About this RNA
The prediction has a mean pLDDT of 86. Predicted 3D model of a 75-nucleotide RNA (c-di-GMP-I riboswitch aptamer) from a Deltaproteobacteria bacterium. It was read from a public genome assembly, where an Rfam model found it. Of the family's consensus pairs, 94% are formed in the model.

RNA sequence: UACAGACAAAGCCAAACCCGCCGAGAGGCGGGGACGGAAAGCUACGGGUCUUUAUGAGAUAGCCGGGUUGCCUGG
Numbered sequence: 001u002a003c004a005g006a007c008a009a010a011g012c013c014a015a016a017c018c019c020g021c022c023g024a025g026a027g028g029c030g031g032g033g034a035c036g037g038a039a040a041g042c043u044a045c046g047g048g049u050c051u052u053u054a055u056g057a058g059a060u061a062g063c064c065g066g067g068u069u070g071c072c073u074g075g
Base pairs, nucleotide, nucleotide: 003074004073005072012037013036017032018031019030020029021028022027035062041068042067043066045065046064047063048060049059050058051057052056
């Protein structure tokens, strides 16, 4: 560096739901919470799905794929 991911260790993230706020909406942010996750870190490039004020614009990365960054261990 590439590959792999357990019966390790230290940690990390946080579904549904509830409360508050933002938004036309999908949804987002903060707090609680924990279904799960080896990238459930980031990225809207391709596909899908969703919203809409629909020739357009927006959302979803915890839908799939791509790009990119990173901890530990193993052969």